This is a predicted structure of a 70-nucleotide RNA (transfer RNA) from a Caldifarciminota bacterium. The RNAcentral record of the sequence draws on ENA. Model confidence (mean pLDDT): 82 of 100. Its Rfam family is "tRNA". Gene Ontology term of the family: triplet codon-amino acid adaptor activity. The source organism's lineage runs through Bacteria, Pseudomonadati and Caldifarciminota.
[in-house]
This record gives sequence, C1' cells and structure tokens, in this order.
RNA sequence: GCAGUAGCUCAGUUGGGAGAGCGGUACCUUCGCAAGGUACAGGUCGGCGGUUCGAGCCCGCUCUGCUCCA
Repeated sequence: GCAGUAGCUCAGUUGGGAGAGCGGUACCUUCGCAAGGUACAGGUCGGCGGUUCGAGCCCGCUCUGCUCCA
C1' cells in the first nucleotide's frame, strides 16, 4: 500500500433495495441419467467504537492475509 461481503469466486463509491455466478435442498421435465427450468434456504458485510435520521460505503483503533520500501 492492497484485500476481508452467502459454503466457494466476487459485485456493490453521490450514505437509504444486501446481490450475482457456482455449489446446496425441493419440485417439474425423462423409462432412467445428464442437461435444462422453477422455487427455497443460506449473511450479525473481520472485530470494537464514533459521525449521521440512516453506515458494506465516512472517521478512529484493532485482528488476519498478501505485497513493497528501509
């Protein structure tokens, strides 16, 4: 200096809706499987505090990983 958001990979910067793909479960389609379709579940947005009517987003401290300089 960069990163931390769903089980995994990641979006989400005028501060107001938390999301996508893959994966999971159920159902539909099939004689069966695969593929496809529909629906659902799954998150205290790394932690604590602050600002604000309101914070994933702004501020402070802190933890973890990666990288750079000395």